This is a predicted structure of a 350-nucleotide part of an RNA (small-subunit ribosomal RNA, central domain) from Alisma plantago-aquatica. Its mean pLDDT, the model's own confidence on a scale to 100, is 87. The RNAcentral record of the full RNA draws on SILVA. Lineage of the source: Eukaryota > Euphyllophyta > Mesangiospermae > Alismatales > Alisma.
Context: one part of a larger RNA
RNA sequence: UUGGGCGUAAAGCUUAUAUAGGUGGUUUUUCAAGUCUGCUGUCAAAUCCCAGGGCUCAACCCUAGACAGGCGGUGGAAACUACUAAGCUGGAGUAUGACAGGGGCAGAGGGAAUUUCUAAUGGAGCGGUGAAAUGUGUAGAGUUCAGAAAGAACACCAACGAUGAAAGCACUCUGCUGGGCCGACACUGACACUGAGAGAUGAAAGCUAGGGGAGAGAAUGGGAUUAGAUACCCUAGUAGUACUAGCCGUAAACGAUGGAUACUAGGCAUUGUGUGUAUCGACCCGUGCAGUGCUAUAGCUAGCACAUUAAGUAUCCCUCAUGGGGAGUACACUCGCAAGAAUGAAACUC
Numbered sequence: 001u002u003g004g005g006c007g008u009a010a011a012g013c014u015u016a017u018a019u020a021g022g023u024g025g026u027u028u029u030u031c032a033a034g035u036c037u038g039c040u041g042u043c044a045a046a047u048c049c050c051a052g053g054g055c056u057c058a059a060c061c062c063u064a065g066a067c068a069g070g071c072g073g074u075g076g077a078a079a080c081u082a083c084u085a086a087g088c089u090g091g092a093g094u095a096u097g098a099c100a101g102g103g104g105c106a107g108a109g110g111g112a113a114u115u116u117c118u119a120a121u122g123g124a125g126c127g128g129u130g131a132a133a134u135g136u137g138u139a140g141a142g143u144u145c146a147g148a149a150a151g152a153a154c155a156c157c158a159a160c161g162a163u164g165a166a167a168g169c170a171c172u173c174u175g176c177u178g179g180g181c182c183g184a185c186a187c188u189g190a191c192a193c194u195g196a197g198a199g200a201u202g203a204a205a206g207c208u209a210g211g212g213g214a215g216a217g218a219a220u221g222g223g224a225u226u227a228g229a230u231a232c233c234c235u236a237g238u239a240g241u242a243c244u245a246g247c248c249g250u251a252a253a254c255g256a257u258g259g260a261u262a263c264u265a266g267g268c269a270u271u272g273u274g275u276g277u278a279u280c281g282a283c284c285c286g287u288g289c290a291g292u293g294c295u296a297u298a299g300c301u302a303g304c305a306c307a308u309u310a311a312g313u314a315u316c317c318c319u320c321a322u323g324g325g326g327a328g329u330a331c332a333c334u335c336g337c338a339a340g341a342a343u344g345a346a347a348c349u350c
Stems, first nucleotide, its partner, number of pairs: 005320001007304002012318001015200001021194003025088004033081002035077009049065001051063004091191001092188003096183002099180001103177007110154001114150005120144001125136002163168001206247005215241001220236004258317006266295011299306001323350003332343001334341002
């Protein structure tokens, strides 16, 4: 260097965009760098291989020869790669007409419920549990009713459903805005794929500052339970949970499955959008494209399973792994306000 891997055994970056790099559709042309080929120079001797010979054989020694290969020079070939020039439209993109959607940001509005406050009602319990007690109530609770305030979350619809790169995203309306799919066909003409580093995004918890604080609630107090009970149960309850501006950069961030392209039996369901037949119409029956699921053949797999949404058959590019522990630790460095994060060993041991 080549050969083997990454769903579950070690191993796919949290996610997407994108620089360098790597790889790249199709036709003709140029050139000859890569590539192929002829000749040639050189790669000391010895060694290796091989033919002959000499020590009685052998090891060993002597003589002659050759393959393969490297580098250089020179002549040629032009299929492939690269280059030059001109094209093509299938990849990719733009324009256009529709469509679906909890995609994002901002603003406004809404009702149910909860808690608190005020007034009324009324007069002894309420609350809680397996059972209780702490708690709360004659300073009038709980109940019922009227009014007010506050904060947070949006029942039903709701689905195996939609959407987004992922994290995520659901009351209603408005404004701004990103992406997607489909259909006709018009344009550009390879503009593509991947992507080290870099920058961006990134649940929850946590941190800084400010206001906010209904409910539930780490910590904590009390009551129980128990041999004990730093718990499970009950009663209170701070931080935080919500908002604004920043930071943090991690999750079983999971499909434990990187991205792109092509190909490879079916069946059923469902979402979006075309289309055919047909209908008064909702439907229904076919069919195309783009998703989302279930099932199953070939194939693959150690098995489980996967199976046109591949873990099948192939190509291109990137990350990563190399026995268990020590250890995601130490040291060093970078980032961070900190908590910590990222990079990341060894001795030793089995």